[in-house]
């Protein structure tokens, strides 16, 4: 210098003028959908609602089963399917990227067509044999996949049947916290694939969601269904009493527990309303520094307060100057076009997706110079 | 705002992980003097992108689109 990889930060491109909007505070008087002044007013994704929580209600949020989710190892965290570091495999010259439990002998299931056979079976072929029958995975062909591979011995013919080397698996030793790695070591142990099929193992999860939920106001019209048994009374609406019982809640079941001891219950239909306040802005908060740690992250110190609407504000116009592209060019400039994705609605931590540019850092490969 | 459900020919429905199939509609032909009906035939689709698998409409992940429900009082 060129090419590539990883990551971080910033901005609705700036400045001015005019008009306008939401929220808060203060003031005015004509006391209200008023006017004036000041302060403040979107994002890295506010998005998808895909995970995890906070918070609220279901009495407490208990146990087991079922069901669902996660899945190499260690750490971080309030928690997570997130992040950091490590391991193995694959791709790449490399920086780096992607993937991951049970290395499918606990069991079940599936593997179309083809093929003899898709996991214990013999079509062809080889061998024994008069034959019946039997022994073979070595040969052919099929298929995505066919019995560890090569060579030698061996045999009736063959075969890890035996041996050497290579590959895999298990054991043992060593290293490591572990995943895992390693070996002149031991064992012929070598019968496919699929668990994003059931399953097994380990871990986690009670349910619903701010239209949660609480306080107040306004307005209307109620109706139906459900709630066991016995005794007794009855005006037939219902009332009273009893039991080792019943009903209801814990949004699937059981246990357990609580409540009611037939109501201020549950469900459905219908009716009314479309209002106010709280929840709701000090929080796992933001910025800076120091320290611990490889890092994610954590601790301490100092500083800061930073939108809260309720169909929803954060905007529009003009002028000048930027940046990028194209055309013209008398190299002064002129003209035209572009300047994203998008937009708070209970709040956080993540992931994923959309997207215009600018700046910076680190790393790798190649070339050149010293 | 929050929570659910679903995407297959033009329309409406199918399809144990193994050639995407009907019905209606559309084109052509047969039949008929012509048309309708009938018969034969043709065209036409898995929302998109990755992954698992020998193989995906189906299983997994992400996105896009469409539809529905939930307030309060009594």
């Nucleotide at each position: 210098u060129c090419a590539a990889g990883a990551g971080a930060u910033c901005g609705a491109g700036g400045c001015g003028a005019u008009c306008g909007c939401g929220g808060g505070c203060g003031g005015a008087c004509u006391u209200g959908a008023u006017c004036c002044g000041c302060c403040u007013g979107a994002g890295g994704a506010a998005a998808g609602u895909c995970c995890g929580a906070a918070c609220u209600c279901c009495a407490c949020a208990g146990a087991g089963c079922a069901c669902g989710c996660u899945g190499c190892c260690g750490g971080c965290u309030a928690a997570c399917g997130g992040c950091c570091g490590g391991g193995c495999g694959c791709a790449g010259u490399g920086a780096u990227g992607c993937g991951c439990g049970g290395a499918a002998c606990a069991g079940g299931g599936c593997c179309a067509c083809a093929g003899a056979a898709a996991c214990a079976g013999c079509c062809u072929g080889c061998c024994c044999u008069c034959a019946a029958g039997g022994g073979c995975g070595a040969u052919g062909g099929u298929g995505a996949a066919a019995a560890g591979g090569u060579g030698a011995g061996g045999u009736a013919a063959g075969a890890g049947c035996u041996c050497a080397c290579c590959g895999g698996c298990g054991g043992c030793g060593c290293a490591g916290a572990g995943a895992u790695g390693u070996g002149u070591c031991c064992g012929g142990c070598c019968a496919g694939g699929c668990a994003a099929c059931c399953c097994c193992c380990a871990g986690c999860g009670g349910g619903a969601g701010c239209a949660a939920g609480g306080u107040c106001a306004a307005g209307c019209a109620g109706c139906g269904a459900g709630c066991g048994c016995c005794a007794u009374c009855u005006u037939c609406g219902g009332g009273u009493g009893g039991a080792c019982a019943g009903c209801g809640g814990c949004g699937g079941c059981u246990c357990g527990u609580c409540g009611c001891c037939u109501g201020u219950c549950u469900c459905g239909c219908g009716g009314g309303u479309a209002g106010a306040c709280c929840g709701c802005a000090c929080g796992a908060g933001c910025c800076g520094g120091u320290g611990a740690g490889u890092a994610a992250u954590c601790a301490c110190c100092g500083g800061c307060c930073u939108a809260g609407a309720g169909a929803a504000a954060u905007g529009a116009u003009c002028g000048c100057c930027g940046c990028c592209c194209g055309a013209u060019u008398c190299c002064g400039a002129u003209c035209g076009g572009g300047u994203a994705c998008a937009g708070a609605a209970u709040u956080c931590g993540g992931c994923u997706u959309a997207u215009c540019g600018a700046u910076c850092u680190c790393u790798u490969g190649a070339g050149c110079g010293c | 705002u929050c929570c659910c459900g679903g995407g297959u020919c033009g329309u409406u429905c199918a399809a144990u992980g193994g050639u995407a199939g009907g019905a209606c509609a559309g084109g052509g032909g047969c039949c008929u003097u012509u048309g309708a009906a009938g018969c034969c035939u043709c065209u036409a689709a898995u929302c998109c992108a990755g992954g698992u698998u020998c193989g995906a409409g189906c299983c997994c992940u992400g996105g896009c689109c469409c539809g529905g429900g939930a307030g309060c009082c009594a």